[in-house]
RNA sequence: CACUCAUCCAGAGUGGCAGAGGGACUGGCCCGAUGAAGCCACGGCAACCGGUUGAACCGACCGUUCAACGACUAGGUGCCAAAUCCAGGUUGGACUCGCGGGUGCGGGUCUGGCGCAGAUGAGAA
Numbered sequence: 001c002a003c004u005c006a007u008c009c010a011g012a013g014u015g016g017c018a019g020a021g022g023g024a025c026u027g028g029c030c031c032g033a034u035g036a037a038g039c040c041a042c043g044g045c046a047a048c049c050g051g052u053u054g055a056a057c058c059g060a061c062c063g064u065u066c067a068a069c070g071a072c073u074a075g076g077u078g079c080c081a082a083a084u085c086c087a088g089g090u091u092g093g094a095c096u097c098g099c100g101g102g103u104g105c106g107g108g109u110c111u112g113g114c115g116c117a118g119a120u121g122a123g124a125a
Stems, first nucleotide, its partner, number of pairs: 003123006013042005021031003025088004043080003048076002050072001051069007084117001089114011
């Protein structure tokens, strides 16, 4: 870097250094000298893995799967503005505007589904 699976409308920040960017990309909209990115310290959130308990499979063990618990010791990660900040492609609904003469086409606003992309975890190569 690519692949597989799961999740993404919840949650959780202070201080120091630093000094102009940041929110992946594009558009929008935001955050930022009342201090961005980054680094450090401490704190917190969450529950993916780990942990505990139960059930199923098994003769049993191991193991796998499912469910529950809980924040778990100094376990492994992750995260701590805004829904992944919103949209991007496709498809449906409601309202509306324009064009056309027929039941269509196009635009706008709101809204839903499925995707794309991305992020994180767990695998696997």
Predicted 3D model of a 125-nucleotide RNA (SAM riboswitch aptamer (S box leader)) from Pedosphaera sp. Its mean pLDDT, the model's own confidence on a scale to 100, is 78. Taxonomically the source falls in Pedosphaera (Bacteria, Pedosphaerae, Pedosphaerales, Pedosphaeraceae). The model forms 94% of the base pairs in the Rfam consensus. It matches the Rfam family "SAM riboswitch aptamer (S box leader)". On this family, see Grundy and Henkin, Mol Microbiol 1998: "The S box regulon: a new global transcription termination control system for methionine and cysteine biosynthesis genes in gram-positive bacteria". Gene Ontology term of the family: regulation of gene expression. Rfam's curators write: The SAM riboswitch is found upstream of a number of genes which code for proteins involved in methionine or cysteine biosynthesis in Gram-positive bacteria.